[in-house]
Molecule: c-di-AMP riboswitch aptamer (ydaO/yuaA leader)
Organism: Solirubrobacterales bacterium
RNA sequence: CCUAAAUGAACGCCUAAUCCCCCGCCAACAACGGGGGAGUGGGGGAACCAUGUUUUCGGGGCGAACCCACCUCACGGUGGGAGCGCAAGCUCCUUCAGCGCCAGCCCGUCAGCUAACCCCGUCGGCCAACGAAGGAGGUACU
Numbered sequence: 001c002c003u004a005a006a007u008g009a010a011c012g013c014c015u016a017a018u019c020c021c022c023c024g025c026c027a028a029c030a031a032c033g034g035g036g037g038a039g040u041g042g043g044g045g046a047a048c049c050a051u052g053u054u055u056u057c058g059g060g061g062c063g064a065a066c067c068c069a070c071c072u073c074a075c076g077g078u079g080g081g082a083g084c085g086c087a088a089g090c091u092c093c094u095u096c097a098g099c100g101c102c103a104g105c106c107c108g109u110c111a112g113c114u115a116a117c118c119c120c121g122u123c124g125g126c127c128a129a130c131g132a133a134g135g136a137g138g139u140a141c142u
Stems, first nucleotide, its partner, number of pairs: 012126003018038007039122006049112001058110001059107004066081006083101004090137007
């Protein structure tokens, strides 16, 4: 100096995915299992309004994860646009530059909006990147 691996960087990040209570188990706590609540996320569901919508070219939902062009026999790949996320430690907004993502899953012939009402979730994953300018509020110190 180069390559590979491990560890840390986490009082942090993505996501709705957080907090509290009760019971079981245990000597007890924690974990785990079951139940309930708060907060939070999603779906169904009138009137009015909207819709040439569906009848297999099925239709629909969660999610940022869609559209276009080119290449490939195909799987797939490349690029562009839209969209999403991150940045040194209080939060928020805007701009420039930088980096990352642009998947996956579900319903089952069926669902526009939608008050009342009804139903469901509250998991899982993480070091690729780590700049600047302006504004608003807050906190601490004097």